RNA sequence: GCCAAUGUAGCUCAGUGGUAGAGCAAUCGAUUCGUAAUCGAUAGGUCGUCGGUUCAAAUCCGACCAUUGGCU
Numbered sequence: 001g002c003c004a005a006u007g008u009a010g011c012u013c014a015g016u017g018g019u020a021g022a023g024c025a026a027u028c029g030a031u032u033c034g035u036a037a038u039c040g041a042u043a044g045g046u047c048g049u050c051g052g053u054u055c056a057a058a059u060c061c062g063a064c065c066a067u068u069g070g071c072u
Base pairs, nucleotide, nucleotide: 001071002070003069004068005067006066007065010024011023012022013021018055026042027041028040029039030038048064049063050062051061052060
C1' cells in the first nucleotide's frame, strides 16, 4: 500500500427497516442469628463518528475513525 471482518448497557452477545433486548455484573428488598446461595424489583444505551436514502434507519448506501485478520 491492497483486501476482508468487527464496533449495540460495566462485561459477553442477540436484534437484517416500524417503541432497543438477554445473561452476568451493580443497587434495593424478601428469605437467614449472620454470610453465601435462592427469589423479586429497580437503574444503566445520542446502537463508533459524520452524511445520504426512506413516512420511518441499530438495520440499507457512502466517507472517516478504532480494533483484528490476510496479501504484498
Model confidence (mean pLDDT): 82 of 100. The RNA shown here (transfer RNA) has 72 nucleotides and comes from Truepera radiovictrix DSM 17093. Its Rfam family is "tRNA". By type it is a transfer RNA. The sequence is in RNAcentral, with records from Rfam.